[in-house]
RNA sequence: CGCGCGGGAGAGUCCUUGUCCUCGGACAAGGCGCCGAAGGAGCAACCGCCCCGGAAUCUCUCAGGCCCCGGGACCGCGCG
Numbered sequence: 001c002g003c004g005c006g007g008g009a010g011a012g013u014c015c016u017u018g019u020c021c022u023c024g025g026a027c028a029a030g031g032c033g034c035c036g037a038a039g040g041a042g043c044a045a046c047c048g049c050c051c052c053g054g055a056a057u058c059u060c061u062c063a064g065g066c067c068c069c070g071g072g073a074c075c076g077c078g079c080g
Stems, first nucleotide, its partner, number of pairs: 001080007012032001014031007033066003039062001040060003046054003
C1' cells in the first nucleotide's frame, strides 16, 4: 500500500410542483435551511533525509451528504 471482516458520527424526509400508486406512501425537480469523516481546496500546527520537501481530525463547502439503504475519515483483527 492492497484485499476481507467488524465498529463507525453529524445535519429537514421542511415547503412547492409533477409522476406513480396498494390512496398508506414512494420517487423526481425547484426553493430555503443545515452537516463534514469520500474526494477537492486553503492556512499551517507538526514532521523529515532540512533552507528544501511532506503536511492534518483545523478552515472552506466546489463536490458529497441531511428517513432507510448505500457511502463513510478513522480504529481493530486476519492475509498478501